RNA sequence: GCGCGCGUAGCUCAAUUGGAUAGAGCGUCGGCCUCCGGAGCCGAAGGUUGCUGGUUCGAGUCCAGCCGCGCGUACCA
Numbered sequence: 001g002c003g004c005g006c007g008u009a010g011c012u013c014a015a016u017u018g019g020a021u022a023g024a025g026c027g028u029c030g031g032c033c034u035c036c037g038g039a040g041c042c043g044a045a046g047g048u049u050g051c052u053g054g055u056u057c058g059a060g061u062c063c064a065g066c067c068g069c070g071c072g073u074a075c076c077a
Stems, first nucleotide, its partner, number of pairs: 001073007010026004019057001028044005050066005
C1' cells in the first nucleotide's frame, strides 16, 4: 500500500434486521438500613451512536470519504 472486521454511557454489551423517546449490567452519586462499613433496598446523573456528507417521510442500522483499533497479505530498504 491492498483486503477484511470493529467503533453506541466511565467499563462490558444490547437495540426485534430502517420506525417515533437509544436501553441493560457493573461502576459513580444521593437516600433508606447499620454504632460504622459492607451487603441489601430505593432513586438519580451520565450519550455529537468516532468525524463529515449522502439516500430516505424516517438512519445507531443503508451508501461514500476521512480518523482510530485489530487481523491477514504484498513490496522497498